The RNA shown here (FMN riboswitch aptamer (RFN element)) has 141 nucleotides.
The model forms 100% of the base pairs in the Rfam consensus.
Model confidence (mean pLDDT): 80 of 100.

């Protein structure tokens, strides 16, 4: 070099105009946004995060109720926390090229949950989780 405990840091963008309307950044028109890895450089391929769900699945720990009790502990629900499974949108055509659904023209499409005049852009969970990257730094060889 390399592998691997712990630690620190980073880690998502977009509603400008117009119409209808008491109301709408939610509806019509028109704009505008694209996490992380791998590959020919990706919102659409692959594969994961993150929200959405289940669990007679787990070590502590919060919090009820209950057992015993001299001290202590313990049973049982229950929240969180991890854990495992489940869900998890959307692309064609044609060019160059050894090779691209990834790069150029061309049209297209996609975007959770709760709020709210119906939301991919607003507000909220969320000063939260995080894939994943860059670092510190023991150890082993």
């Nucleotide at each position: 070099a390399u592998a691997u405990a712990g630690c620190u840091u980073a880690g998502a963008g977009g509603c400008g105009g117009g119409g209808c309307g008491a109301g709408a950044u939610u509806c019509c028109c028109c704009a505008c946004c694209g996490g992380c890895a791998g590959u020919a450089a990706a919102g659409u391929c692959u594969g994961c995060a993150a929200c959405g769900g289940a669990g007679c699945g787990a070590a502590a720990g919060g919090c009820g109720c209950g057992g015993u009790u001299u001290g202590a502990u313990u049973g049982c629900g229950u929240c969180c926390u991890c854990c495992u499974c489940c869900c998890c949108g959307a692309c064609g055509g044609g060019g160059u090229g050894a090779g691209a659904u990834u790069c150029c023209c061309c049209g297209a499409c996609c975007g959770a949950c709760g709020g709210u005049a119906a939301a991919g852009u607003c507000c909220g969970g969320a000063u939260g989780u995080g894939a994943u990257a860059a670092g510190c730094g023991g150890u082993a060889g």